[in-house]
Context: one part of a larger RNA
RNA sequence: CUGGGCGUAAAGCGCACGUAGGCGGCGUGUACAGUUAGGGGUGAAAGGCCUGGGCUCAACCUAGGAACUGCCUCUAAUACUGACAUGCUAGAAUUCGGGAGAGGGUAGCGGAAUUCCAAGUGUAGAGGUGAAAUUCGUAGAUAUUUGGAAGAACACCAGUGGCGAAGGCGGCUACCUGGACCGAUAUUGACGCUGAGGUGCGAAAGCGUGGGGAGCGAACAGGAUUAGAUACCCUGGUAGUCCACGCCGUAAACGAUGAGUGCUAGUUGUCGGGGGGUUGCCCUUCGGUGACGCAGCUAACGCGUUAAGCACUCCGCCUGGGGAGUACGGUCGCAAGAUUAAAACUC
Numbered sequence: 001c002u003g004g005g006c007g008u009a010a011a012g013c014g015c016a017c018g019u020a021g022g023c024g025g026c027g028u029g030u031a032c033a034g035u036u037a038g039g040g041g042u043g044a045a046a047g048g049c050c051u052g053g054g055c056u057c058a059a060c061c062u063a064g065g066a067a068c069u070g071c072c073u074c075u076a077a078u079a080c081u082g083a084c085a086u087g088c089u090a091g092a093a094u095u096c097g098g099g100a101g102a103g104g105g106u107a108g109c110g111g112a113a114u115u116c117c118a119a120g121u122g123u124a125g126a127g128g129u130g131a132a133a134u135u136c137g138u139a140g141a142u143a144u145u146u147g148g149a150a151g152a153a154c155a156c157c158a159g160u161g162g163c164g165a166a167g168g169c170g171g172c173u174a175c176c177u178g179g180a181c182c183g184a185u186a187u188u189g190a191c192g193c194u195g196a197g198g199u200g201c202g203a204a205a206g207c208g209u210g211g212g213g214a215g216c217g218a219a220c221a222g223g224a225u226u227a228g229a230u231a232c233c234c235u236g237g238u239a240g241u242c243c244a245c246g247c248c249g250u251a252a253a254c255g256a257u258g259a260g261u262g263c264u265a266g267u268u269g270u271c272g273g274g275g276g277g278u279u280g281c282c283c284u285u286c287g288g289u290g291a292c293g294c295a296g297c298u299a300a301c302g303c304g305u306u307a308a309g310c311a312c313u314c315c316g317c318c319u320g321g322g323g324a325g326u327a328c329g330g331u332c333g334c335a336a337g338a339u340u341a342a343a344a345c346u347c
Stems, first nucleotide, its partner, number of pairs: 004318003007301002012315001014201004021194003025088006033081002035077008049065006091191001092188003095184004103177007110154001114150008125136002162169002206247006215241002220236004258314006266292012296303002320347003329340004
């Protein structure tokens, strides 16, 4: 390479948009590039193969044949693929009317809690733990009442509920804005799918500059525990956590399951729409989200119309363990590092 694979054994890029490329709905017509059939030319010889022959045999030598699966050309065919022309509406998109939603951004507002500050009441403890101590408190703490300040997060509602491509999104209001869904007719007429490179988005931590800093809290300090305790527990506490702008680009970024299309029993719950009925329940239909389950699949576990079933298209990835996601080199980054990615050696 071929073959075989990728939920858990090695293997789906974190996610999307999209360039090249690959693949692509239903008709009619034209030419015939691919394709198919037949003919011709060429495909050196030697070698190899087959059938003979010559050295006593063999090796060796020698004759003929087939083969040389290829290329060029002529003639014919036109189903399929491609090309061109023309048409269609089932794919795709647009239009109109609706309702749902923590989808995104900006601004404003709210209450509970926490801490701190001021004042009142009040007196000896409070706090913390398995038990303690460090710690706070007669310079009046803890508790309680009133007032004020600050920052961060939004109890109940809340739901295998909803929305988003993923990361993710949850107090309320306004404005700006993306997508999906349902119903209806009309319009365009294959405009589609995938997507190497590329571009953008991308939790937390971390980095840069400037703010902010209530609570929590790496590091650090102290108290305990212990044989020790650079921990688990406790008292403190700096970065950080928050905001703006700019980087980083990684995660068990998980459904450990790439995207798209079609086909293949059902039952039951729930969310958003539509239609109908004997109307408060039932029937039916489209789109999501769960549970169970037939066929089928699977090494088993399990999956099972939200497939891991049956097929097709395109992309990514795997090829024994360690060395190693490392070294070197390249690219990116302020750095941390990220990405691409070996070998010796060894089992």
The part of an RNA shown here (small-subunit ribosomal RNA, central domain) has 347 nucleotides and comes from an uncultured prokaryote. Its Rfam family is "Bacterial small subunit ribosomal RNA".